A computed fold for a 364-nucleotide RNA from an Actinomycetota bacterium, annotated as Bacterial RNase P class A. Lineage of the source: Bacteria > Bacillati > Actinomycetota. The RNAcentral record of the sequence draws on ENA. Of the family's consensus pairs, 89% are formed in the model. It matches the Rfam family "Bacterial RNase P class A". Rfam describes the family as follows. Ribonuclease P (RNase P) is a ubiquitous endoribonuclease, found in archaea, bacteria and eukarya as well as chloroplasts and mitochondria. Its best characterised activity is the generation of mature 5'-ends of tRNAs by cleaving the 5'-leader elements of precursor-tRNAs. Cellular RNase Ps are ribonucleoproteins. RNA from bacterial RNase Ps retains its catalytic activity in the absence of the protein subunit, i.e. it is a ribozyme. Isolated eukaryotic and archaeal RNase P RNA has not been shown to retain its catalytic function, but is still essential for the catalytic activity of the holoenzyme. Although the archaeal and eukaryotic holoenzyme s have a much greater protein content than the bacterial ones, the RNA cores from all the three lineages are homologous -- helices corresponding to P1, P2, P3, P4, and P10/11 are common to all cellular RNase P RNAs. Yet, there is considerable sequence variation, particularly among the eukaryotic RNAs. Identified in Yersinia as Ysr151/RnpB.

């Protein structure tokens, strides 16, 4: 001095000035059941976010529902913590990537089963003859023979996974034997797996041994099997008060009856009055919060500064110069916006501060 890794923060200031909401308070005016209430108009005081957003996950809160257990049904998935909880954070272990800081993985079993595996390809999982190779046996067709049989063709039947091909993927790799051609068919070595031993580490996992055990291809975001966890609904949750309308019950009236009349009894939903009882509609408040709601306030505007961008100039300082500081003139600030509250994810988002660390130069 370039390029890059990767963690934390702010994410517009500051006055004026015109608004908006919630509280709280002077004054006016109306209305009171005299507590207070409605209107109007000053003043004080508070008023968005890192994400308030998706509403994906967990949890407080409400109300149903529920003996214990099992099915079914989702939802999680390497290992250790942390945390109320969580699919979420933190360190770590493996598989990939990057020279490196570092970065990406819905990362249990496929060796329990069933089932997929596109085009291409003969064949796609206890695999398969399309070129190709051999045709030892056998068949066929010469020649030779001492009548046992030899020996040449032919590619008929067949063998064969070595070479070619096709695909993401072709049933370990090289080397020798073997063979009619072959081929883990057979040794050596090698690589993968699995079992056991042995060290190390809480584990996930590593290192290493030994095997006369095997050579088993992928997919479980296809069923599935194993562990673990899951009752449902959401503030329009729920709740207090409680108008009318109907319902019940009391009493006094009125009306009818029972006596000839009064007292007195008795009956009267569609006669009417007063009180009282449940439930519970309209509506209010509660739930709710150091913003806070009822279709939802938290803004515009104006200055004066700032980061940053663009432009211009070269009078000053640095440079050989192009330029570059300074300085002038202009632009200039994003995504968005609480609705019952907390914890997280995820997503959008102009700019700017900052820590740590990698790599390449170059200088001491």
């Nucleotide at each position: 001095u370039g390029a890059g890794u990767u963690g934390g923060c702010c994410g517009g200031g500051u006055g004026g000035u015109c608004g908006c909401g919630g509280c709280u308070u002077g004054c006016u005016c109306g209305g009171u059941u005299c507590g207070c209430c409605g209107a109007g108009u000053g003043g004080g005081u508070u008023g968005a976010g890192g994400a308030a957003g998706g509403u994906c996950g967990g949890g407080g809160c409400u109300c149903c529902a529920c003996a214990g257990g099992g099915c079914a049904g989702g939802a999680u998935g390497c290992u250790g913590g942390c945390u109320a909880a969580c699919g979420g954070c933190c360190a770590g272990c493996c598989g990939g990537g990057g020279u490196g800081a570092c970065c990406c993985g819905c990362g249990g079993g496929a060796a329990a089963g069933u089932g997929c595996c596109a085009c291409a390809g003969a064949g796609a999982a206890c695999a398969g003859a399309c070129c190709g190779c051999c045709g030892a046996u056998g068949g066929c067709c010469g020649c030779c023979u001492c009548c046992g049989g030899g020996u040449g063709g032919c590619a008929c039947a067949g063998g064969u996974g070595a070479g070619g091909g096709u695909g993401a993927a072709a049933c370990g790799g090289u080397g020798c034997g073997g063979u009619a051609a072959g081929a883990g068919c057979g040794c050596a070595c090698c690589a993968g797996c699995g079992a056991c031993c042995c060290g190390g580490g809480c584990g996930a996992c590593c290192g290493g041994g030994c095997u006369g055990g095997c050579u088993c291809g992928g997919c479980a975001a296809a069923c599935c099997c194993c562990a673990u966890c899951c009752g449902g609904a959401g503030c329009a949750a729920g709740g207090u008060u409680a108008a009318g309308c109907a319902g019940g019950g009391a009493g006094a009236g009125g009306g009818c009856g029972g006596c000839c009349c009064g007292c007195c009894c008795g009956c009267u939903g569609a006669c009417a009055c007063u009180c009282c009882c449940a439930g519970g509609u309209g509506a209010a408040c509660c739930g709710c919060a150091c913003a806070g709601a009822u279709g939802g306030a938290u803004g515009g505007c104006c200055a004066c500064a700032c980061a940053g961008c663009c432009g211009g100039a070269c009078c000053u300082c640095c440079g050989c110069a192009a330029g570059g500081a300074a300085c002038c003139g202009g632009u200039g600030g994003a995504c968005a916006g609480a609705a019952c509250c907390c914890c997280g994810c995820c997503u959008a988002c102009a700019g700017g501060c900052u820590g740590a660390c990698u790599c390449a130069c170059c200088g001491u």